[in-house]
């Protein structure tokens, strides 16, 4: 990198260095010198895998492996279906992210 499965309207920030970008992509909208990205430290959230607990497939813990801590995945997204007051609305899907497994 590819494939499969699951989840994605909940939850959780301070600081040091840094010094202009960031929110995947496109459009929109937003965040940012009252300090963006990135790196470090500390704290936290969550519970996918492991572990512990449990009679147990429920549940609990949060020690280990990841992940995450502006805004619903920030909103919309080819296409299909349903509804419609014809402006749109809803569902599926696509795309993306994360985990686990396989390759």
């Nucleotide at each position: 990198g590819a494939u499969u499965u699951a989840u994605a309207u909940a939850g959780a920030a301070g600081u040091g260095c840094g010094g202009a970008g960031a929110g995947a992509c496109a459009g929109g909208c937003u965040c940012a010198a009252c300090g963006a990205a990135g790196c470090g430290c500390u704290a936290g959230c969550a519970a996918c895998c492991u572990u512990c607990u449990u009679c147990a497939u429920c549940g609990g813990a949060a020690a280990g492996g990841u992940g995450c801590u502006a805004a619903a995945u920030c909103c919309u997204g080819a296409u299909u279906c349903g509804c419609u007051g014809c402006g749109g609305c809803g569902a599926a899907g696509a795309a993306u992210a994360u985990a686990a497994a396989u390759u």
A computed fold for a 103-nucleotide RNA from an uncultured Flammeovirgaceae bacterium, annotated as SAM riboswitch aptamer (S box leader). The coordinates come from a structure-prediction model, not an experiment, and the mean pLDDT is 82. It was read from a public genome assembly, where an Rfam model found it.